The part of an RNA shown here (small-subunit ribosomal RNA, central domain) has 349 nucleotides and comes from an uncultured prokaryote.
The RNAcentral record of the full RNA draws on ENA.
Context: one part of a larger RNA
Parts: sequence; structure tokens; C1' cells
RNA sequence: CUGGGCGUAAAGCGCACGUAGGCGGCUUUUUAAGCUAGAUGUGAAAGCCCUGGGCUCAACCUGGGAACUGCAUUUAGAACUGGAAGGCUAGAGUAUGGUAGAGGAAAGCGGAAUUCCCGGUGUAGCGGUGAAAUGCGUAGAUAUCGGGAGGAACACCAGUGGCGAAGGCGGCUUCCUGAGCCAAUACUGAAACUGAGGUGCGAAAGCGUGGGGAGAAAACAGGAUUAGAUACCCUGGUAGUCCACGCCGUAAACGAUGAGAACUAGAUGUCGGGAGGGUCUGCCUUUCGGUGUCGCAGCUAACGCGUUAAGUUCUCCGCCUGGGGAGUACGGCCGCAAGGUUGAAACUC
Repeated sequence: CUGGGCGUAAAGCGCACGUAGGCGGCUUUUUAAGCUAGAUGUGAAAGCCCUGGGCUCAACCUGGGAACUGCAUUUAGAACUGGAAGGCUAGAGUAUGGUAGAGGAAAGCGGAAUUCCCGGUGUAGCGGUGAAAUGCGUAGAUAUCGGGAGGAACACCAGUGGCGAAGGCGGCUUCCUGAGCCAAUACUGAAACUGAGGUGCGAAAGCGUGGGGAGAAAACAGGAUUAGAUACCCUGGUAGUCCACGCCGUAAACGAUGAGAACUAGAUGUCGGGAGGGUCUGCCUUUCGGUGUCGCAGCUAACGCGUUAAGUUCUCCGCCUGGGGAGUACGGCCGCAAGGUUGAAACUC
């Protein structure tokens, strides 16, 4: 390079937006770059192949033919791809009217609980465990009642429920704001899809500066356990966990399944709309969009997937090519650092 692949065997970038590029609906006219056919020129000889001839045969030599699948010029064709001009509305989008939602950002508010402080009642224990001890308590604890402070998280509702591109999002109210879905019309008229580079977002932990700090809690200390116990259990406890701003850019970032489109039996639950019907809150039928379970065909090594495909196809991107060495070394880029990203080889089986 030609291939074969990527749910679990190696392999889908964590997710999106988007540049170049690739690819692209129906139709009319035109063009003739791609494409098809013919002609002309050229495509050295030898060799290969076919067919004759000569060395007694053969190797070898030699005549002829074919071939040289190519290139150039030219003539013709116009279905398809491309170019140009025009039209269309089924893809895509805009407007109008509804609609569900923990989608995002900011501000304010609320109750339960833990802890601490103050005061009252009250007295000898409390706490903790498999059992204990460290610990707390006669300087009055634990328990209980009243008051106060402060921080963090929001029980029930709650649901293979909802929303979001992913990460993720859950008390209540207000304001700002993104996206979706449904119905009927009107409008634009291929403006679509994908997307190397690029840009943005991106859990937790971690880092910088400044706040905050109730609970729980790496590190750490003590008590136990044990042969030991740098653990599991217990008593404490700092960073961090929270907020603001700025970094980091990674995860089993998972559906271990890239995005978009079309087609291919059904059954059943649930969420959001619409239409029709009914014995009218409830039920039935139907339709669009989500989210689950089961399942035909088909696929699969099997497990399983199965209109939310891992089925049948198309377009574009990413990635894989035996295990270890190794996601290491070196270099580049990024970062305050931690480190991230790109990413080998020797050697070995």
C1' cells in the first nucleotide's frame, strides 16, 4: 500500500462548536473536465507469447505475426459525476401559538439535624467495642428544658421519572438566560452532513491568593487486635471538603457501543404534547417525541444486540495491527508545581 477490524479479544478522541477538506435532495437547459466509442501518430531492437525455418535433436540461432493493456492529437456521444444558468420543496431553517423539565447563572429566604456557647433541672457516670482501653465527667459531664452562634447538606415528594452535548443537575422564591417537544399555517429555498488542525466546556483530587470552617475526614497521635499490625475496630485530629477569582485537563470521563441519514415483525410499561371517541377526573383508539423491558428476521466466537441495532446500507472523522519493555525514555508543546499531551528503541517470550 491492498486489506481486515474497533460492546466484552488490540482498537470510538471525555463532550461540543467549527476552519480546510471530503461528501451532498428533486428538476430544466447548457458545457464537455472526469467518462465512453472511433480514427491518426507514437509506443526502438532484443526478450515473453503464437507460428514457420536452420544446426542429426535440444539448448541456441533465425523469418513472420501478435502483444506492448500507455501517451498525445482529433472526431463523436451526453446517461452518470463535476462546472455554469434557472426552477422546486420532501432535507435544513425562520416566524406565530402552546407546553413539560433537579438545564445554566445571580440574589434572597426556610425548616429538620449535628456541633459549640449561655442559663435552668439533675447526679455519677458517659462514651465506645466482639470484648476492652485511650477519651469525657464531682472544676458537675451524659440526659433533659429554654435561649443564642455558625457552617454544610437539603429527609419525605422520588420514580430503569425529568433536564443537559458531555462532565453533571434535587429545599423554596424572584430576576436573567440556553435548549427541546407538540399543533396548524405562512415564509426562506439545499444555506445540509461530517470535520484534520483550531477553539471552548470538562467529576473528583491537586495547586495559587484571600475568606470560611459545623459535621465527617487523607496525613498524624493515642488505645486495641496481632507473632508483628506502619491496617481493618475505637478515641482524637490537620490539610482538603465550602465561597470568590485564577490554574490543572485527567477518570471504569462507560452504553467499555463516534456523528448524521435511510430502510427492516411485533408485544408491553412509563414521561411530554396533539387528534378522535366514550358510560367523561379515571377509560379506549390513534399520532409525534423521549425513556425502559421482552422479542421475529438478521447479526454475533459466544455472551448477547435486536426501529434507542451490535440488522441492511450510505457519508465523514477518530482509532487498532502479538505479550512484556511502556504509556516508559528522549525531544517538542502545555503547566506555578503535581504532572499532562505527543510517543519510540534495544532486549526478551